This is a predicted structure of a 75-nucleotide RNA (transfer RNA) from a candidate division Kazan bacterium.
It matches the Rfam family "tRNA". Its family is annotated with triplet codon-amino acid adaptor activity in the Gene Ontology.
Model confidence (mean pLDDT): 80 of 100.
RNAcentral holds the sequence, with entries from ENA and MGnify.
RNA sequence: GCCGAAGUAGCUCAAUGGUAGAGCAACCGCUUUGUAAGCGGUAGGUUGGGGGUUCGAAUCCUCUCUUCGGCUCCA
Repeated sequence: GCCGAAGUAGCUCAAUGGUAGAGCAACCGCUUUGUAAGCGGUAGGUUGGGGGUUCGAAUCCUCUCUUCGGCUCCA
């Protein structure tokens, strides 16, 4: 330098054009003599960033950043 994959909640991951969700973690409550487990609830998001297409974009297009993998050239 070229090609591919990935980036979404604190963590691991869904959502392939139509309300951004789940599990774990956090917090509150129920239960218990107490703790753990269990059950119920609450909060938590600039979907890496910019721009575009569209009535509508996490999703499609484009530029860019970061990480990982592969290939190649030079020294």